[in-house]
Molecule: Bacterial RNase P class A
Organism: Solirubrobacteraceae bacterium
RNA sequence: AGGGCAGACCAAGCAGCCGCGGAGGCUUGUCCUUCGAGGAAAGUCCGGACAUCACAGGGCAGGGUGGUCGGGAACCCGACCCGGGGAAACCCGCGGGAAAGUGCCACAGAAACACACCGCCGAUGGCGCGGCUGGGCGAAUCGCGCUCAUUCGCGCACAGGCAAGGGUGAAAAGGUGCGGUAAGAGCGCACCGGCGCCGUGGCGACACGGCGGCCAGGCAAACCCCACUCGAUGCAAGGCCAAGCAGGACCGCUUGCAGGCUGCCCGCCAAGGUCCAGGUCGGCCGCGUCAGAUGGAUGGCUGCUCACGACAGAAUCCGGCUUACCGGUCCGCUACGGGA
Numbered sequence: 001a002g003g004g005c006a007g008a009c010c011a012a013g014c015a016g017c018c019g020c021g022g023a024g025g026c027u028u029g030u031c032c033u034u035c036g037a038g039g040a041a042a043g044u045c046c047g048g049a050c051a052u053c054a055c056a057g058g059g060c061a062g063g064g065u066g067g068u069c070g071g072g073a074a075c076c077c078g079a080c081c082c083g084g085g086g087a088a089a090c091c092c093g094c095g096g097g098a099a100a101g102u103g104c105c106a107c108a109g110a111a112a113c114a115c116a117c118c119g120c121c122g123a124u125g126g127c128g129c130g131g132c133u134g135g136g137c138g139a140a141u142c143g144c145g146c147u148c149a150u151u152c153g154c155g156c157a158c159a160g161g162c163a164a165g166g167g168u169g170a171a172a173a174g175g176u177g178c179g180g181u182a183a184g185a186g187c188g189c190a191c192c193g194g195c196g197c198c199g200u201g202g203c204g205a206c207a208c209g210g211c212g213g214c215c216a217g218g219c220a221a222a223c224c225c226c227a228c229u230c231g232a233u234g235c236a237a238g239g240c241c242a243a244g245c246a247g248g249a250c251c252g253c254u255u256g257c258a259g260g261c262u263g264c265c266c267g268c269c270a271a272g273g274u275c276c277a278g279g280u281c282g283g284c285c286g287c288g289u290c291a292g293a294u295g296g297a298u299g300g301c302u303g304c305u306c307a308c309g310a311c312a313g314a315a316u317c318c319g320g321c322u323u324a325c326c327g328g329u330c331c332g333c334u335a336c337g338g339g340a
Stems, first nucleotide, its partner, number of pairs: 003334003007330004012305007020036006026029001038311001042322002045320005050234004062230005067080005081095001082093004096225002101223002103219003117166002119162003124159002126156006133149006174192006193215002195212007238285004247276005259269003306309001
């Protein structure tokens, strides 16, 4: 110098002119002053404030979270542990339990959890052949034949033993090696892995060491079990004012007469009047410490400069997460390899 990693920040700049919205001013003007999007304003994925409704207490059902410790209102963050990746800096992980139980594991395969297709053995038992020895029988002390028993050898692979090897599969009952065996097998042993117990260190997850052949398939983002936790709905929440239309209460008298039923009295209805409640249209608040609404402003032109300009725009507020993004600046860390 370049590469890699991590964090923070900027988001073309300046000037002039014309506009748009808010606030203020006094000289009321086509006036002046001042303010006017973001790091994500976005997705609405979480948490909280706030608001309305519900709610004695307990339980069931249901949802959420899930290594440890700490912080926090928070489901987020930090550090660490474990697993994976990288030479390292560092990055990634929906990271409790599969030894409580149930369920599932396509196709293939004998078997998907205690199975046997090919295969190995056939120790033991069985069958066949041959031999030794002994017994019995054949009129029969040898020989010969038949038969039985013991034993030896060979053969078969029927019972049986095995799971080493082959084959299937994403996955096959700890792995490698030596011993051992009829063949095999944690059957025995060494090392490695797992599990359990003990010791040491650590707040802890966990690590290290020792001992014990204890050796257990995967899936919990299947049910389930364990621990902690959770009321519902969201500013179109919610509140205030309140045309019109309809509604309720009272009056509807005095009087020669004066709305309808009805000629008269009562009653009812109506016109008219006064008051009331809910509440539609509409308006206001909720609603913002100088962005801010009619749920509607924040733009355009010209000139200059450069590295030539991305993703995108408020709508109750705040915090977090995630996603999108032309490029650029600063700080720190790393050294497999290359050069001097």